[in-house]
RNA sequence: GACUGGCAAUCUGGAGAGUGCUGGAAUUUCUAGCCACCGAAGGGGCACACAGAUCAAUCUGUAAAUCUCUCAGGUAAAAAGGACAGAGGGGCGUUGG
Numbered sequence: 001g002a003c004u005g006g007c008a009a010u011c012u013g014g015a016g017a018g019u020g021c022u023g024g025a026a027u028u029u030c031u032a033g034c035c036a037c038c039g040a041a042g043g044g045g046c047a048c049a050c051a052g053a054u055c056a057a058u059c060u061g062u063a064a065a066u067c068u069c070u071c072a073g074g075u076a077a078a079a080a081g082g083a084c085a086g087a088g089g090g091g092c093g094u095u096g097g
Base pairs, nucleotide, nucleotide: 003097004096006092007091010087011086012085013084018035020034021033022032023031024030025029036075037074038073042071043069044068045067049062050061051060052059053058
């Protein structure tokens, strides 16, 4: 110097599922309970494989997700949130490869 990563931010796109019922209150809203649902904040669980122990069977540890569970969160529209993707030239640092 070039190429290419990580993290956070900014901008853009971004799904699913109840205008549920019954109460309370400060009554366009909030809140409590009940039933039914969703998965793409977060969180939990697991495979191949690898390593160790073991004659072996087997046991133990590490081990992913958009899979799965639904703790949390969410379920008219709007707002907010939202995994993930794109963008730009920037920011961060023991300036990664």

A computed fold for a 97-nucleotide RNA from Nitrosomonas sp., annotated as Glycine riboswitch aptamer. The sequence was found by an Rfam model in a public genome assembly. The prediction has a mean pLDDT of 79. Rfam family: Glycine riboswitch aptamer. From the family's description: This family represents the bacterial glycine riboswitch. Of the family's consensus pairs, 90% are formed in the model. The organism belongs to Nitrosomonas, within Bacteria.